This is a predicted structure of a 473-nucleotide part of an RNA (small-subunit ribosomal RNA, 5' domain) from an uncultured bacterium.
Context: one part of a larger RNA
RNA sequence: GGAUGAACGCUGGCGGCGUGGAUAAGGCAUGCAAGUCGAGUGGGUUUAGGCCCACGGCAAACGGGUUAGUAAUGCAUAGGAAUUUUCCUCGAAGUUGUGAAUAAUCCGGAGAAAUCCGGAAUAAUACACGAUGUGCUCUACGGAGUAAAGAUUUAUCGCUUUGAGAGAAGCCUAUGUCCUAUCAGCUUGUUGGUGGUGUAAAGGACCACCAAGGCUAUGACGGGUAGGGGGUGUGAGAGCACGGCCCCCAACAUUGGGACUGAGACACUGCCCAAACUCCUACGGGAGGCUGCAGUCGAGAAUAUUCGUCAAUGCGCGAAAGCGUGAACGAGCGACGCCGCGUGCGGGAUGAAGGCCUUCGGGUCGUAAACCGCUUUUGUAAGGGAAGAAUUUCGAUGACGGUACCUUACGAAUAAGAGGUUACUAACUCUGUGCCAGCAGUAGCGGUAAUACAGAGACCUCAAGCGUUAUCC
Numbered sequence: 001g002g003a004u005g006a007a008c009g010c011u012g013g014c015g016g017c018g019u020g021g022a023u024a025a026g027g028c029a030u031g032c033a034a035g036u037c038g039a040g041u042g043g044g045u046u047u048a049g050g051c052c053c054a055c056g057g058c059a060a061a062c063g064g065g066u067u068a069g070u071a072a073u074g075c076a077u078a079g080g081a082a083u084u085u086u087c088c089u090c091g092a093a094g095u096u097g098u099g100a101a102u103a104a105u106c107c108g109g110a111g112a113a114a115u116c117c118g119g120a121a122u123a124a125u126a127c128a129c130g131a132u133g134u135g136c137u138c139u140a141c142g143g144a145g146u147a148a149a150g151a152u153u154u155a156u157c158g159c160u161u162u163g164a165g166a167g168a169a170g171c172c173u174a175u176g177u178c179c180u181a182u183c184a185g186c187u188u189g190u191u192g193g194u195g196g197u198g199u200a201a202a203g204g205a206c207c208a209c210c211a212a213g214g215c216u217a218u219g220a221c222g223g224g225u226a227g228g229g230g231g232u233g234u235g236a237g238a239g240c241a242c243g244g245c246c247c248c249c250a251a252c253a254u255u256g257g258g259a260c261u262g263a264g265a266c267a268c269u270g271c272c273c274a275a276a277c278u279c280c281u282a283c284g285g286g287a288g289g290c291u292g293c294a295g296u297c298g299a300g301a302a303u304a305u306u307c308g309u310c311a312a313u314g315c316g317c318g319a320a321a322g323c324g325u326g327a328a329c330g331a332g333c334g335a336c337g338c339c340g341c342g343u344g345c346g347g348g349a350u351g352a353a354g355g356c357c358u359u360c361g362g363g364u365c366g367u368a369a370a371c372c373g374c375u376u377u378u379g380u381a382a383g384g385g386a387a388g389a390a391u392u393u394c395g396a397u398g399a400c401g402g403u404a405c406c407u408u409a410c411g412a413a414u415a416a417g418a419g420g421u422u423a424c425u426a427a428c429u430c431u432g433u434g435c436c437a438g439c440a441g442u443a444g445c446g447g448u449a450a451u452a453c454a455g456a457g458a459c460c461u462c463a464a465g466c467g468u469u470a471u472c473c
Stems, first nucleotide, its partner, number of pairs: 001473004006469005013341006019334002026297003030294003035058003040055006065252003074177007083169003088165008096130004105120006135146004150157003178224003185215003190212008227249004231242004254275005277288004305331001307330003313327001314325004344374004354365004379410006388400001390397002417462005422443003428457005438445002
């Protein structure tokens, strides 16, 4: 000098674009953050518009948050073979027959509640059995096994099996990836083989048997620290430092463990168990999880609104209308940062008054002010007023917002400070103080003429900021 997710002090006019819990991955009141489908089905109610309950389907594995853990089951780059894939696109074939239940509902019961139990009835794109087999799987090549669901209205949407694609995911290998030797030896499923189990899939992943291997000074093992990358800061570069916002990947969801469902999870707002904590209780028993958006307490130098809308973009469901969406889009707060604009312009000397200095002559603030003329960015008021918007049942629909922007009127009106002035380093005098009070980044200054302390005037620098502190180059 540059930089920062900054903080603190003094000061503060406006706008645009960004950005804002870095500490306690500490605890959380309250509200909202994942639903949707009546063109799958049964029922209740009804003003016949519909609404509600339950079964069922799809979604809820996305989106959103955080960085605790992790030094490699991670990440980055380059390869690989033994795999899976809902929805979507293209292709081939099919879509046949039957059955037993069950919820909501009704009746009865237990309980403070959460909730649970018994009996009766019923439906389906829920469940089960059979037929067929383009295909698919297995095969001793004889054969064996294996599917489906309908709906509305006349054309689609579905359903089943399978081939290919796209996208997604799992797995393996190589190379790279911080400090420490005051960590030197580590390892028994350990290293390899055979045969199995298991998985969508290779594999000591797991198991039985066999062999005795495997890693290590090119740093194993241990300890400390840490999410990784694209990138960011600085620097001529090499490098050094960092990884906030945005994008990709990983991991986590009070702590630890586990599986279920499913194409996909070992699942933030699903389930079970244990633990700690909090809450309710009729003491028998129950409920909860903000590292979602706001908000609150705490700790801290320190970090925002318990806001609006689904109008746009996107996602989920739906044939669609549409519904939902604290994703998103917007508004609010903070000079936290960057950028832009303004706080007037021209004239004006008897060089006013006043302040400061003075050698008492004067000098300086200073054309500065007053005064005269002009302008209106900005401000206030009034009038007009978007794009962003495509969709649609053709009625209509913009949160932002009467915002941006345009026109007119008014009036210099509404708007300047901070730090410094011994040298480094741009800028000097007076008064007070007297090694005191104090200053200070370094050298240093102050003990009676202090340009270094304090006040005043003048001046210098930057400017809606200016300084200080912290950290990096």
It matches the Rfam family "Bacterial small subunit ribosomal RNA". Its family is annotated with structural constituent of ribosome and ribosome in the Gene Ontology.
The coordinates come from a structure-prediction model, not an experiment, and the mean pLDDT is 86.